This is a predicted structure of a 73-nucleotide RNA (transfer RNA) from a Candidatus Nomurabacteria bacterium. It matches the Rfam family "tRNA". By type it is a transfer RNA.
RNA sequence: GCACCCUUAGCUCAGUUGGUAGAGCAACGCAUUUACACUGCGAAGGUCGUAGGUUCGAGUCCUACAGGGUGCA
Numbered sequence: 001g002c003a004c005c006c007u008u009a010g011c012u013c014a015g016u017u018g019g020u021a022g023a024g025c026a027a028c029g030c031a032u033u034u035a036c037a038c039u040g041c042g043a044a045g046g047u048c049g050u051a052g053g054u055u056c057g058a059g060u061c062c063u064a065c066a067g068g069g070u071g072c073a
Base pairs, nucleotide, nucleotide: 001072002071003070004069005068006067007066010025011024012023013022019056028042029041030040031039049065050064051063052062053061
């Protein structure tokens, strides 16, 4: 330098044909316990990497850029 892949909650990851963004874990609150742990319940937590475009509507499609990875030279 070229090609391909990845970027979604604090962490690990889903997200179907474009139609109101989810799970597990962690942390927090309540119940339970003398207390802790375990367990159960609850609530919170998101500029879907950034900026544009298409569309009535974009995490999803298109373009550019950024970061990371793999391969080739």

The sequence was found in a public genome assembly. Lineage of the source: Bacteria > Bacteria candidate phyla > Candidatus Nomuraibacteriota.